[in-house]
RNA sequence: AAUUAGGAUAGAGGCGCAGCCUUUAAGAGUACUAUCACAGAGUGAAAGCGGCGAUGAAGUGAUAGGAAAGGAAAUGCUGCCGAAGCGUAUCGUGGGCGCUUUCACACGGUACAGCUGGGGUUGCACAGAAUAUGUGCAGCACUGCCACAAGGAUUUGUGGAGAGCUAUCAUUCUU
Numbered sequence: 001a002a003u004u005a006g007g008a009u010a011g012a013g014g015c016g017c018a019g020c021c022u023u024u025a026a027g028a029g030u031a032c033u034a035u036c037a038c039a040g041a042g043u044g045a046a047a048g049c050g051g052c053g054a055u056g057a058a059g060u061g062a063u064a065g066g067a068a069a070g071g072a073a074a075u076g077c078u079g080c081c082g083a084a085g086c087g088u089a090u091c092g093u094g095g096g097c098g099c100u101u102u103c104a105c106a107c108g109g110u111a112c113a114g115c116u117g118g119g120g121u122u123g124c125a126c127a128g129a130a131u132a133u134g135u136g137c138a139g140c141a142c143u144g145c146c147a148c149a150a151g152g153a154u155u156u157g158u159g160g161a162g163a164g165c166u167a168u169c170a171u172u173c174u175u
Stems, first nucleotide, its partner, number of pairs: 001175002005171001007169005014081001016080005022074003032065007042052002045102006084116003087112008117143002120140008145160006
């Protein structure tokens, strides 16, 4: 000086990611409450016990009043670049009159050599109150990186994946 391997630190991608505050729309004139009318035996997804109910349950309609949560967007601030999101498993909390046991479901923690480089956009399916948004599948270009090929080129083409790429540092194999 070249080079192999694992490591540490720093960094890049851009309509980049997340959290929090505030505001806004939507949820919704819905749930629910009160009164009246109709109705006539029930009352939370399942079971048990209890409570309530013919002095009128569920349900329906009218009138008056009238939310919230999960989800979303925008400004700002903060932390970041497997940022983070999703999936699966498991644990915990909540879970519709009260209590107990479950279930759907919601939220949070942990694990996983499970999926995704990034955002956008079209179609379909699912979740969702939803034309929002998210996920999956199939496409479309765009964009950053790496490899290979062509070329005068900062260009073009093909392929790949974040377990990546770039820089620096020390260690280490080999020459």
Lysine riboswitch aptamer from Alicyclobacillus contaminans DSM 17975, 175 nucleotides, folded computationally. The sequence was found by an Rfam model in a public genome assembly. Its mean pLDDT, the model's own confidence on a scale to 100, is 76.